Model confidence (mean pLDDT): 75 of 100. The RNA shown here (Bacterial RNase P class A) has 371 nucleotides and comes from a Beutenbergiaceae bacterium. It is recorded under the gene name rnpB. The RNAcentral record of the sequence draws on ENA.
[in-house]
RNA sequence: UGAGUCGGCCAGGCGGUCGCGUCACGGGGAGACCCGUGCCGAGGAACGUCCGGGCUCCACAGGGCAGGAUGGUGGGUAACGCCCACCCGGGGUGACCCGCGGGAAAGUGCCACAGAAAGUAGACCGCCGCACCGGCCCACCGGUGCGGUAAGGGUGAAAGGGUGGUGUAAGAGACCACCAGCGUGCCGGGUGACCGGCGCGGCUCGGUAAACCCCAUCCGGAGCAAGGUCAGACAGGAAGCGUUCGAGGGCGGCCCGCCCGAGCUUCCGGGUAGACCGCUGGAGGCCUGCGGCAACGCAGGUCCUAGAUGGAUGCCCGCCCCCGGGGUCUCGGCCCCGGCACAGAACCCGGCGUACCGGCCGGCUCAUCCA
Numbered sequence: 001u002g003a004g005u006c007g008g009c010c011a012g013g014c015g016g017u018c019g020c021g022u023c024a025c026g027g028g029g030a031g032a033c034c035c036g037u038g039c040c041g042a043g044g045a046a047c048g049u050c051c052g053g054g055c056u057c058c059a060c061a062g063g064g065c066a067g068g069a070u071g072g073u074g075g076g077u078a079a080c081g082c083c084c085a086c087c088c089g090g091g092g093u094g095a096c097c098c099g100c101g102g103g104a105a106a107g108u109g110c111c112a113c114a115g116a117a118a119g120u121a122g123a124c125c126g127c128c129g130c131a132c133c134g135g136c137c138c139a140c141c142g143g144u145g146c147g148g149u150a151a152g153g154g155u156g157a158a159a160g161g162g163u164g165g166u167g168u169a170a171g172a173g174a175c176c177a178c179c180a181g182c183g184u185g186c187c188g189g190g191u192g193a194c195c196g197g198c199g200c201g202g203c204u205c206g207g208u209a210a211a212c213c214c215c216a217u218c219c220g221g222a223g224c225a226a227g228g229u230c231a232g233a234c235a236g237g238a239a240g241c242g243u244u245c246g247a248g249g250g251c252g253g254c255c256c257g258c259c260c261g262a263g264c265u266u267c268c269g270g271g272u273a274g275a276c277c278g279c280u281g282g283a284g285g286c287c288u289g290c291g292g293c294a295a296c297g298c299a300g301g302u303c304c305u306a307g308a309u310g311g312a313u314g315c316c317c318g319c320c321c322c323c324g325g326g327g328u329c330u331c332g333g334c335c336c337c338g339g340c341a342c343a344g345a346a347c348c349c350g351g352c353g354u355a356c357c358g359g360c361c362g363g364c365u366c367a368u369c370c371a
Stems, first nucleotide, its partner, number of pairs: 001367010012320005018314001020041002023038006043342001047353002050351005055223004062256004067219005072086005087101001088099004102214002107212002109208003124153002126149010161179006180204001182201008227277004236268006248260004284303008322339007
């Protein structure tokens, strides 16, 4: 210098005009409310609502069945499907990246197309043997039939280890050596996943669990329209079932079982749909020190101002910043035009995922050049 990889940060600034919402103060008004001044007033994702928690209400004798989620190991955390570190597998020269990563030698199912055959295999071509026929008999060749054969060809994502040899009519883990892989025993290392070494075994066992299933762990339900307080309105009627011969309800999937139990269901008709609390300062941010590889934890210091409820936080103008294009010009500079994203709180947090004009900073890797 170029290419790459990982991580962090920013998301325009100043001024002016007109506006909006909460709160405080002052004034006006009987009140609803209005006016003035002042403070504060969106995000890195406030988003999707996909996970996890706090909080609130309901339920909190128990058992069984079903259902859902998660899935290498160790740690972090309030918790998680998140994060960190490591292991294993795959990719990359490398920094580094990716993994929906338990079990297929419990059982069942499935394996498209192609192919002869797709799973306790399989003879289409080929190879080999035998019989018969033909080519003049033999040799040899061809055909037909019956067998043998998984070495070779061909199909496929996948054809039941690989290489070499022995063997054979041809072949074959049929046998042997080495290698790979599986299972198993022992030894060593590691908290562990796992790794390394030595030996033994049958010669090899297909894939798929985001198919059923099995194993381990975890899981009560509903959600701020939760829930509560105050105020206000109204009009009841009819039918059916039932009151220990138990309607109905709770244990929000079901069953057993337990508990409560005098009302319940349907139809017609009527009324209301206001205010307040919940509500925002919290598992909070930053700095320093200590512990830890890290995620993170502990201690000290310091900082913090949305809270709407038809839902405020905005529009426009000027200058500057940034980016692109054009003109002038030796360049700098100046002038003109255009662009400046995604999006927007609604109970609150921790994550994940997705969207995004662009810009800045740092670590590391590879290549090339110079010293």